[in-house]
Context: one part of a larger RNA
RNA sequence: GGCAUCUGGUGGAUGCCUUGGCGUCAGGAGGCGAUGAAGGACGUGACACGCUGCGAUAAGCCGUGGGGAGCUGCGAGUGAGCUUUGAUCCAUGGAUUUCCGAAUGGGGCAACCCACCACGCAAGUGGUAUCUUCUGGUGAAUACAUAGCCAGGAGAGGCGAACCCGGUGAACUGAAACAUCUAAGUAGCCGGAGGAAAGGACAUCAACGGAGACUCCGUAAGUAGUGGCGAGCGAAAGCGGAUCAGGCCAGUGGUUUCUUGAGACACGAUCAGAACGGCAUGGAAAGGCCGGCCAGAGCGGGUGAUAGCCCCGUAUGGAGAGUAGCUCUUGAAAUCCUUGAGUAGAGCGGGACACGUGAAAUCCUGUUUGAAAAUAGGGGGACCACCCUCUAAGCCUAAGUACUCCCUGACGACCGAUAGUGAACCAGUACCGUGAGGGAAAGGUGAAAAGCACCCCGACGAGGGGAGUGAAACAGUUCCUGAAACCGGAUGCCU
Numbered sequence: 001g002g003c004a005u006c007u008g009g010u011g012g013a014u015g016c017c018u019u020g021g022c023g024u025c026a027g028g029a030g031g032c033g034a035u036g037a038a039g040g041a042c043g044u045g046a047c048a049c050g051c052u053g054c055g056a057u058a059a060g061c062c063g064u065g066g067g068g069a070g071c072u073g074c075g076a077g078u079g080a081g082c083u084u085u086g087a088u089c090c091a092u093g094g095a096u097u098u099c100c101g102a103a104u105g106g107g108g109c110a111a112c113c114c115a116c117c118a119c120g121c122a123a124g125u126g127g128u129a130u131c132u133u134c135u136g137g138u139g140a141a142u143a144c145a146u147a148g149c150c151a152g153g154a155g156a157g158g159c160g161a162a163c164c165c166g167g168u169g170a171a172c173u174g175a176a177a178c179a180u181c182u183a184a185g186u187a188g189c190c191g192g193a194g195g196a197a198a199g200g201a202c203a204u205c206a207a208c209g210g211a212g213a214c215u216c217c218g219u220a221a222g223u224a225g226u227g228g229c230g231a232g233c234g235a236a237a238g239c240g241g242a243u244c245a246g247g248c249c250a251g252u253g254g255u256u257u258c259u260u261g262a263g264a265c266a267c268g269a270u271c272a273g274a275a276c277g278g279c280a281u282g283g284a285a286a287g288g289c290c291g292g293c294c295a296g297a298g299c300g301g302g303u304g305a306u307a308g309c310c311c312c313g314u315a316u317g318g319a320g321a322g323u324a325g326c327u328c329u330u331g332a333a334a335u336c337c338u339u340g341a342g343u344a345g346a347g348c349g350g351g352a353c354a355c356g357u358g359a360a361a362u363c364c365u366g367u368u369u370g371a372a373a374a375u376a377g378g379g380g381g382a383c384c385a386c387c388c389u390c391u392a393a394g395c396c397u398a399a400g401u402a403c404u405c406c407c408u409g410a411c412g413a414c415c416g417a418u419a420g421u422g423a424a425c426c427a428g429u430a431c432c433g434u435g436a437g438g439g440a441a442a443g444g445u446g447a448a449a450a451g452c453a454c455c456c457c458g459a460c461g462a463g464g465g466g467a468g469u470g471a472a473a474c475a476g477u478u479c480c481u482g483a484a485a486c487c488g489g490a491u492g493c494c495u
Base pairs, nucleotide, nucleotide: 001494002493003492004491005490006489007488008487009486015480016444017443020415021414022412023411024410025409026408027407028406029404030403031159032158039100040099041098042055043054044053046078047077049075050074051073061094062093063092064091065090066089070082071081072080105114106113107112115128116127117126118125119124130156131155132154133153134152135151136150137149138148163194164192165191166190167189168188174181178228204211205210215242216241217240218239219238225233226232246396247395248394249340251337253336254335255334256333257332258331261328262327263326266323267322270318271317272316276291277290278289279288292309293308294298300312301311302310345369346368347367348366349365350364351363352362355381376391377390378389379388380387431438432437451479454466455465456464457463
């Protein structure tokens, strides 16, 4: 030095576990905000670093309801206290709620600086942004007036995951290049609203039979079409379903909101809730053996191993402060409505319709024009006639439909710590970046800390040896199991 066996170190795979995730379904809720939100800064405890809670009344104050023996949140103690005169805790309502933030007295490098007015002895409290609208006052050039200015009333502003409506609107890409075309009216940006939105009560379809608002789903159908007839794009009627609802135009009205009273129902902190013992093994029995019991409850979880009968629960029932919606009812407010003319139609230019200007109807309109009046007018895919059908240029309308930031419950041939959310752990943290932004790693002692008193070596160390705890300490906080790479030691053999 090699090989073999044994025994260690290192390392953290594997197995088992789960407090965290993922998905689906059902129900709820679908908003919060000038009565100051979302989100923060700074404070706040006997000691107080972080998290949580709270706000100078500061881990809290008050009321009501529940509950019934312990409690003073967590990491994590010590001290001092509270509590059957009912605490802690749970539900609900109220009070307080610094400063920043739409931030709104002015300013500003957010959490800071500086004001004025009124009231008040003071401490202090209240007011003072902008826009819209209404009312009142005042009031120029300029006579009446108007603009302007002032005061008062009401409203708005900002945030929020998707869904919805409108405005604006790409490019990569595809066409195997590329320009019409496509991607796509998508992404993005802007405005607006609601719990849904939009649409909606035929100037609709149909085709000589008729149907009868709108919305959504299936089918019709990748059909009819459209298309450098390329790539592609792509209906409708009809049929089958979901759900169904019609009203109003000046009034005995519709719709919405608020409000008075009544009714039924739902939710709701919470309450009651059956039935088991023994023997041996073991650290521990729920496993084994023996003998019982309950079941409208043998879903599930916990308890020192696997428990229907130990605990929490579960099935099934009861009460309940209060809260939301619903129906009827009383009153109030807001809003809408005179049958629809600069409209229909036409020319020019665009856009939307599955339809790229085409034979191009239909719808919208920038521009120029411009009717008729039910004996009328629109449509039936150029256009004309006949025929059929409907009544534009006013308004409202539930349900069926879309979505899930959030709450509750249930479930899973979903994951099990390199998985599952980026995040099971103090994670959008540490860290990186001027910034926009990027973005981790990191779970497991034990049933119980019983977390090693005391002794020894050592530097009043680190670490170790005894002793002790424990079922186990090769479970000792680098802690379950503890693979491999890698590094040692011992023994044997070979060189």
The part of an RNA shown here (large-subunit ribosomal RNA, domain I) has 495 nucleotides and comes from Tistrella bauzanensis. The organism belongs to Tistrella, within Bacteria. Rfam family: Bacterial large subunit ribosomal RNA. Rfam links the family to the GO terms ribosome and structural constituent of ribosome. The full RNA is in RNAcentral, with records from ENA. Its mean pLDDT, the model's own confidence on a scale to 100, is 83.